[in-house]
RNA sequence: AGAGUUUGAUCCUGGCUCAGAACGAACGCUGGCGGCGUGCUUAACACAUGCAAGUCGAGCGCGAAAGGGGGGGCAACCCCCUGAGUAGAGCGGCGCACGGGUGAGUAACGCGUGGGUAACCUACCUCCGGGCGGGGGAUAACUACUCGAAAGGGUGGCUAAUACCGCAUGAGACCACGGGGUCUUCGGAUCCUGAGGCCAAAGAUGGCAUCGGCUUGCCGGUGCUGUCACCCGGAGAUGGGCCCGCGUACGAUUAGCUAGUUGGUGAGGUAACGGCUCACCAAGGCUGCGAUCGUUAGCUGGUCUGAGAGGAUGGCCAGCCACACUGGAACUGAAACACGGUCCAGACUCCUACGGGAGGCAGCAGUGAGGAAUUUUGCGCAAUGGGCGAAAGCCUGACGCAGCGACGCCGCGUGGAGGAUGACGGCCUUCGGGUUGUAAACUCCUGUCAGAGGUGAAGAAUCCCCGCAAGGGGUUGACGGUAACCUCAAAGGAAGCCCCGGCUAACUCCGUGCCAGCAGCCGCGGUAAUACGGGGGGGGCAAGCGUUGUCCGGAAUUAUUGGGCGUAAAGGGCGCGUAGGCGGAAUGGUAAGUUAGAGGUGAAAACCAUGGGCUUAACUUAUGGCCUGCCUCUAAAACUGUCAUUCUUGAGUACGGUAGAGGGAAGCGGAAUUCCUGGUGUAGCGGUGAAAUGCGUAGAUAUCAGGAAGAUCGCCGGUAGCGAAGGCGGCUUCCUGGACCGUAACUGACGCUGAGGCGCGAAAGCGUGGGGAGCAAACAGGAUUAGAUACCCUGGUAGUCCACGCUGUAAACGAUGGGCACUAGGUGUUGGUUCGCCGAAAAGCGGAUCAGUGCCGCAGCUAACGCAUUAAGUGCCCCGCCUGGGGAGUACGAUCGCAAGGUUGAAACUCAAAGGAAUUGACGGGGGCCCGCACAAGCGGUGGAGCAUGUGGUUUAAUUCGAUGCAACGCGAAGAACCUUACCUGGGCUUGAAGUGCAGCCGAAAACCGCCGAAAGGUGGUCCUCCUUCGGGACGGCUGUAGAGGUGCUGCAUGGCUGUCGUCAGCUCGUGCCGUGAGGUGUUGGGUUAAGUCCCGCAACGAGCGCAACCCUUGUCCUUAGUUGCCACCAGGUUAUGCUGGGCACUCUAAGGGGACUGCCCCGAAUAACGGGGAGGAAGGUGGGGAUGACGUCAAGUCCUCAUGGCCCUUACGUCCAGGGCUACACACGUGCUACAAUGGCUGGUACAGUGGGAUGCAAUAUCGUGAGAUGGAGCAAAUCCCUAAAAACCAGUCUCAGUUCGGAUUGCAGUCUGCAACUCGACUGCAUGAAGUCGGAAUCGCUAGUAAUCGCGGAUCAGCAUGCCGCGGUGAAUACGUUCCCGGGCCUUGUACACACCGCCCGUCACGCCAUGGAAGUCGGUAGCACCCGAAGCCAGUGGCCUAAUCUACUUCGGUGGAAAGGAACUGUCGAAGGUGAGAUCGAUGACUGGGGCGAAGUGCGUAACAAGGUAACCA
Repeated sequence: AGAGUUUGAUCCUGGCUCAGAACGAACGCUGGCGGCGUGCUUAACACAUGCAAGUCGAGCGCGAAAGGGGGGGCAACCCCCUGAGUAGAGCGGCGCACGGGUGAGUAACGCGUGGGUAACCUACCUCCGGGCGGGGGAUAACUACUCGAAAGGGUGGCUAAUACCGCAUGAGACCACGGGGUCUUCGGAUCCUGAGGCCAAAGAUGGCAUCGGCUUGCCGGUGCUGUCACCCGGAGAUGGGCCCGCGUACGAUUAGCUAGUUGGUGAGGUAACGGCUCACCAAGGCUGCGAUCGUUAGCUGGUCUGAGAGGAUGGCCAGCCACACUGGAACUGAAACACGGUCCAGACUCCUACGGGAGGCAGCAGUGAGGAAUUUUGCGCAAUGGGCGAAAGCCUGACGCAGCGACGCCGCGUGGAGGAUGACGGCCUUCGGGUUGUAAACUCCUGUCAGAGGUGAAGAAUCCCCGCAAGGGGUUGACGGUAACCUCAAAGGAAGCCCCGGCUAACUCCGUGCCAGCAGCCGCGGUAAUACGGGGGGGGCAAGCGUUGUCCGGAAUUAUUGGGCGUAAAGGGCGCGUAGGCGGAAUGGUAAGUUAGAGGUGAAAACCAUGGGCUUAACUUAUGGCCUGCCUCUAAAACUGUCAUUCUUGAGUACGGUAGAGGGAAGCGGAAUUCCUGGUGUAGCGGUGAAAUGCGUAGAUAUCAGGAAGAUCGCCGGUAGCGAAGGCGGCUUCCUGGACCGUAACUGACGCUGAGGCGCGAAAGCGUGGGGAGCAAACAGGAUUAGAUACCCUGGUAGUCCACGCUGUAAACGAUGGGCACUAGGUGUUGGUUCGCCGAAAAGCGGAUCAGUGCCGCAGCUAACGCAUUAAGUGCCCCGCCUGGGGAGUACGAUCGCAAGGUUGAAACUCAAAGGAAUUGACGGGGGCCCGCACAAGCGGUGGAGCAUGUGGUUUAAUUCGAUGCAACGCGAAGAACCUUACCUGGGCUUGAAGUGCAGCCGAAAACCGCCGAAAGGUGGUCCUCCUUCGGGACGGCUGUAGAGGUGCUGCAUGGCUGUCGUCAGCUCGUGCCGUGAGGUGUUGGGUUAAGUCCCGCAACGAGCGCAACCCUUGUCCUUAGUUGCCACCAGGUUAUGCUGGGCACUCUAAGGGGACUGCCCCGAAUAACGGGGAGGAAGGUGGGGAUGACGUCAAGUCCUCAUGGCCCUUACGUCCAGGGCUACACACGUGCUACAAUGGCUGGUACAGUGGGAUGCAAUAUCGUGAGAUGGAGCAAAUCCCUAAAAACCAGUCUCAGUUCGGAUUGCAGUCUGCAACUCGACUGCAUGAAGUCGGAAUCGCUAGUAAUCGCGGAUCAGCAUGCCGCGGUGAAUACGUUCCCGGGCCUUGUACACACCGCCCGUCACGCCAUGGAAGUCGGUAGCACCCGAAGCCAGUGGCCUAAUCUACUUCGGUGGAAAGGAACUGUCGAAGGUGAGAUCGAUGACUGGGGCGAAGUGCGUAACAAGGUAACCA
């Protein structure tokens, strides 16, 4: 620091996902040791049991028992001493408000930070000052009686105090009043002083001295003194209360809230200010800088993350707050409205004798429950800290330790070195080997941890004793026999988890076969899976490793740092304007912002740096830094603010001009349409692609004249004008807004923007009333169509028009908010001004300038397209808006509207994309150019018939397999009776029918003969090889073994070969250049060509594969050669024939050459390529034909030609054999043959080829047979002989239009040939038979010249079998205007939502499944508030007849009694929790039914809306 994922590829936008770090975690697998931390995140759910707050006898009064000892008594038992002034409870003091827990509540002065308190308190502690005198009456404990089950009381009696109460004293405090000083925020504070009022106290204990009492060692008094207490003041310290500035969550689908509310006066209350409370008065207070309401939440130091800014978080530790079963309340106290206190109410649990009581773990352990999940009912007060105490000490689940848990962090170990022939085993293998792997074994060594034995801490100082002191002595350890150290033995006891397709580090085999499964994203799996599962190997981390969850990061994906808005999401439809934000020039002041310095604070811990301590580290500790903040003081004055005074350039005013469909109202006009009336006139009109509906003989359309009505405003008219936008178009008048230009007189910053708000706002729509010619939703009819609720046609109502009022939206678009400033130009145009020229003027031309409006274009910007002084450039100011696609501009709520609907505007769920621009292709019922038997023009066919052949289908035991649009179908197959043969049935064989290696045994095997058998085969007999160094070998057989064999599967694992586009003219590369890039350029353009053929031009220049040429053949000539070919001349011979001699001239043969190149001429063209014409020539513009097939496409075809990976079979899927099948037959299709006849059939006669083939072969003459053929065999390994008759043609005859003298199928009989064998199932012959068929529907094929058509001939295969195939020659046409159309192709261009590429993509409805969600009669529950009722405890107030020791007072028998003061019970009242009632609000759950939405592998039905001109351009309201 980035990466993956949208595409065929690219750039961008944009989301999703990953790699990192972290955690109070949990889960899975695994688990050696130690240290330090940490551990109910859920039910603030309920809790058994134990413990967690007591202490003081030096405040006080009581005061045991067990046990022990002694005594008495017969014994029961009693007494004494001790235990012991102990235990114990009680009165009293202090503490219990700390410490510990939890985070429910709380959005708040709760917290944080900084201040204030002149508005306050502070027990214990410290310092200072002053005091501590003298009295009184009770009461608990206790005791007696008594109530109660208990808890707990009641009554009488006794008693003490540092408990309680008067009195005295008052330095001083406090409260009024008077005088004076200082400070002041003017409220007050403080000091001095005068005179009043008012306010205290408690003792305990030690020492010394002394006195008294008695029970003789105790008790008590007094004096002095020590200590600790006590009282009144002052000060401090500490801790707190209250107040204030600032900061501190979300929601506006919460916009208004508030009656003690806001303020005042007075009073009360409090430690204290204050509506804190009350009475009265006033009517205020808060709020868009977000009140109120709702939801959520303890806050902070910090923690995690991050480069930081931020974001998230607040567990442990620390500070603050709140709470203590729920709600309410006060008491005590210095402090509480009190976790382990009280009272009341409620819920719950427990006890109960049913009357009544008890309780509160969110203390430490622990239990249940909940939950994915969180520990021991441990030890100790040794340390630290706290409470009490004079102290010893006691208490302390605070705390210190231990236990449990890999929960986290840190450290250590599981050994180290050597060790190759690279062992065994595993895995892989190309079978050679590789790898695991120095890994192991083995040798040597070490000793951490664990184990055993031993030694054994620090943490300890207090405290106590001695001592004047210094000092000395003694005591105390939970952890713990722990840490640490020493010794011993022994490599011995100690490694797993995840991953290995890319991201992302790490690859192979097997299994599986879209199954099982994986998956964070992209995606893997359908028979060769590095992605599933296992093995081997590898990578990573390591006592852990993975997974899940959460937060931050990456994410600049909320953008302050640090994003955007023309087309990707995003500019408000437009203006006016409020608040707000921002704001021109100069001078002076001020100092709020700002800057600098200083001071205070920013707790500690944490963090960072440097050191220290545990062996190291984690951990801990010291110092420093940091704590980015807040406050105060001082200083500066540039900038912002503010105050004051000026200025004119921003803005405005004035004056003078100008243009304009700017707006409103009234009036007027013209053409056209329709209608009405009349005339003329006759059969149609109208409409369409074509029609029909419609109109018309009741007279239309057409035409003429007249009239009516409504709406509109031609030409001018223009990227011309005006307006803020919507929008505005005949002419005239009236009213009216704005703009521009010029002048520089006036004002003097008056400005810009603008949340809310207000107004305007096309079309459609709505309301009321008019109007209604044309047009025209809806609707009707006619067409079209598979359908046609459409497009087209004929009609036609709302509406369109007017007035008034609503609506408030549009693709309201420049898809571009407004303002100001700056930043090259060029060229139009509109309106001004000005200068120059011309001119009589107007007009015109040119220049400058201001304002508008277009085009082109530099820099710059942009993802690109593009924008570019009218910015999308460079800056500033203000507003609006965006944050993945879908769901959805939907639902709910609110609001506006008469309604339609508008505005505001989610979520669940779902997808990994959705998008923008550009690129290359492909495609288009887009365009341009151009080819091709592509169409057209022709000729002949196919499709109809019969047959042949192939295929589908069906059948079958099998009908073997493959080929399937063109490009399968007379194809593989150049030839299935057996064989072939792969199929079926049956019979056999198992190292096999054939081949190879090794080992062993045998000497035969073959052949012949016999028997069995369908054969294969079995069995018996005859027969007995060659070489040799005598070992054996060759050959053959048998056995064993390795292995053979497979036309079994996969052509979608492959090679090779082939088809096809297509013999189409294309396909590419190097370098350069352009582009961010895909890519482009070149290869496009202008011409030309059969051709990317060539020429010219050009940021291209060259090159390659293709084209062409080179090759073969054919057409002409020459040379050479002359047999088997030829025969002109010469000779011989024959009825005749190159038959013979001879010859090689010709033909021909077969080898080599020539020839054709637009070379020549004319014309056209750019005087280039090239084209047209001509000459010559056998041939002319590639002469004809062939071979030759670019990059690639179709997962095209072939595993059954061959080769080959993998898989499968191995007494069978191999192999041998016999028979059968591939030849089936209701049908359908392809390719052919023969025909349907007279351009013909038949009969007879007669002529002319070429390619080829021939030795298990071709076979002549001859003879036989009607014939197929037979007999026979001359000749010929072939220019010699044979196949070999060519046929059509031609000549003559006949047939005469008929199912025929056409046609030959079918069938019968008889034969021939091949062959082991023609039944299934051959070909041919003869005789007989004589079917369909009379030229073929829709449709469709071939062919452009020696071609089509037609005629025969040959060959391969082959024993035999051709209508097929491959060749050969004979006869031999017609037509092409032309490129509109069909098909295919090439180039350029355009659109695209296609890229598997139009056989593409894709929309909606319906049906089915699943999911979430809205509405809904209702039903159920939660929450908060309001009104009323009831009203506990308690405070306060009142009353207080009942009760009351202290003080006062009267009386007294001196015991008391009465009264007063001061209180209390009880009662009444205000307030008041819970509860009840009522009407609503709000949130949630559920709900028959219902609405749409999302998703669904191939699915089903219907259509075809969109993407191409998508076949009616699309889209918005």
Predicted 3D model of a 1517-nucleotide RNA (small-subunit ribosomal RNA) from an uncultured bacterium. The RNAcentral record of the sequence draws on ENA and SILVA. Its mean pLDDT, the model's own confidence on a scale to 100, is 84. Rfam family: Bacterial small subunit ribosomal RNA. The family is grouped with related families in Rfam's "SSU clan".